[in-house]
Molecule: RNase P RNA; transfer RNA
Organism: Planctomycetota bacterium
RNA sequence: GUGGACAGGUGACCGCCGCUUCGCGAUGUGGAGCGGAGGAAAGUCCGGACACGACAGGACACGGUGGUGGGUAACUCCCACCGGCCCGCGUUGGGCUAGGGAAAGUGCCACAGAAAAUACACCGCCUGCUUUGGCGGGUAAGGGUGAAAUGGUGCGGUAAGAGCGCACCGCUCGGCUGGUGACAGUCGAGGCAGGGCAAACCCCACUGCGUGCAAGCGCAAGCAGUUCUCGCGGAAGGCUUCGGCUUUCCGGCCCGUGGUCCGCGGGAUGAGAACGGGUCGCGUGCUCGAGGCGUUCGGAGACGAGCGUCCUAGAUGAAUGGUCGCCGCCCAGCCGAGCCGUCAAGGACCGCGAGGCAGGGAACAGAAUCCGGCUUAUGUCCACAGAC
RNA sequence: GCGGGCGUAGCUCAAUGGUAGAGCGUCAGCCUUCCAAGCUGAAUGUUGAGGGUUCGAGUCCCUUCGCCCGCU
Numbered sequence: 001g002u003g004g005a006c007a008g009g010u011g012a013c014c015g016c017c018g019c020u021u022c023g024c025g026a027u028g029u030g031g032a033g034c035g036g037a038g039g040a041a042a043g044u045c046c047g048g049a050c051a052c053g054a055c056a057g058g059a060c061a062c063g064g065u066g067g068u069g070g071g072u073a074a075c076u077c078c079c080a081c082c083g084g085c086c087c088g089c090g091u092u093g094g095g096c097u098a099g100g101g102a103a104a105g106u107g108c109c110a111c112a113g114a115a116a117a118u119a120c121a122c123c124g125c126c127u128g129c130u131u132u133g134g135c136g137g138g139u140a141a142g143g144g145u146g147a148a149a150u151g152g153u154g155c156g157g158u159a160a161g162a163g164c165g166c167a168c169c170g171c172u173c174g175g176c177u178g179g180u181g182a183c184a185g186u187c188g189a190g191g192c193a194g195g196g197c198a199a200a201c202c203c204c205a206c207u208g209c210g211u212g213c214a215a216g217c218g219c220a221a222g223c224a225g226u227u228c229u230c231g232c233g234g235a236a237g238g239c240u241u242c243g244g245c246u247u248u249c250c251g252g253c254c255c256g257u258g259g260u261c262c263g264c265g266g267g268a269u270g271a272g273a274a275c276g277g278g279u280c281g282c283g284u285g286c287u288c289g290a291g292g293c294g295u296u297c298g299g300a301g302a303c304g305a306g307c308g309u310c311c312u313a314g315a316u317g318a319a320u321g322g323u324c325g326c327c328g329c330c331c332a333g334c335c336g337a338g339c340c341g342u343c344a345a346g347g348a349c350c351g352c353g354a355g356g357c358a359g360g361g362a363a364c365a366g367a368a369u370c371c372g373g374c375u376u377a378u379g380u381c382c383a384c385a386g387a388c
Numbered sequence: 389g390c391g392g393g394c395g396u397a398g399c400u401c402a403a404u405g406g407u408a409g410a411g412c413g414u415c416a417g418c419c420u421u422c423c424a425a426g427c428u429g430a431a432u433g434u435u436g437a438g439g440g441u442u443c444g445a446g447u448c449c450c451u452u453c454g455c456c457c458g459c460u
Stems, first nucleotide, its partner, number of pairs: 001384006008327007016036009038364001042375002045373005050212004062208005067081005082099001083097005100203002105201002107197003122143002124139006151169006170192001171190008216284004225275006232251008253267005291310008329361003333357003338352002341349003389459007398412004406443001414430005436452005
């Protein structure tokens, strides 16, 4: 570094949550039995299942992804391969890799440098003129700057040079062969063209509806609402089929005035039922699932298929714990039979050490709808490979 | 459960991808009898951590740590 395993065991006592069952004075309580956190339950960085809402179709906007093939329910995940870069003298090998487009357009490239993209002449080289101070022209081979300077090396060529010509390497384009493909190999043509940055805007291709179990569904106190029914006595009026119906007023309830009654003034409307939405609350969703384990087969692998077997938390301010004993593990200390080695050798010293004594330590962290990944935290052990 | 923002000197904050600065504070000197004020100068940084893109990263991207805020 890669891969894997475990996450102390057991007994007693005292507690917590859930289920089953039995009893009781029953929204509870007591007894018995059974079950009760993880490899990351974490971060919430991705992807799904599920639920509700929205949605004809198309386009725009916004976000994500970006070599190829495969796996998967899906993925910014996994496997294999291709290309590039780095390590390595080198073959084998190991590591990293967000790796479409820079000739659609826009933008940026500090400092230095002559020139940083419509390329460019500072020094140098060659050459013309010359008043010998310079001025003009050619030139990218050499110097210098820079992260980066318009293919590289060599030969020819030239006034000096230059793909100007040629050979090889590189590059671009086209064909052929191999491969599912990324791509590789090979042949031919072209003197070679506008450097880099898209984890800058952007373009292209593919892809993405929104919200999240506090989703959602059911039951439903209280308060408020709507509707209906019932409600005593007296007086007067109206109608009448003389049974009754109906309207108005007063009383009937409470308070004040008051010893009491009448009166006067003020206040309150009673009881029951039903209905719809729905608050507190309760239930459901809820844990059997892309499930675990074993085995066989297919595949290079990720993974898939068949068979057998098992049931393994469901809390809701939130349970899964504490004390003690024994055993096991780790650490260093003391005593120590014995053993190796050195020497100045019946002894001294260094080291190892069965066993014994008295101690210390045991990590990261805890479900909250469920699942697949990634990342991070973390103790011990095993296997393999490499280095010292 | 679902989202957003921040981290730079002792403190408060700046900084188009191009030498990390400013104010206050600290220290030293000048001035003053002394202090304060004033003037001059100096020291200050793993830009929270790790990795990547790029010639070059405080800035862009990914992971991670800490803090703050919003909705439900």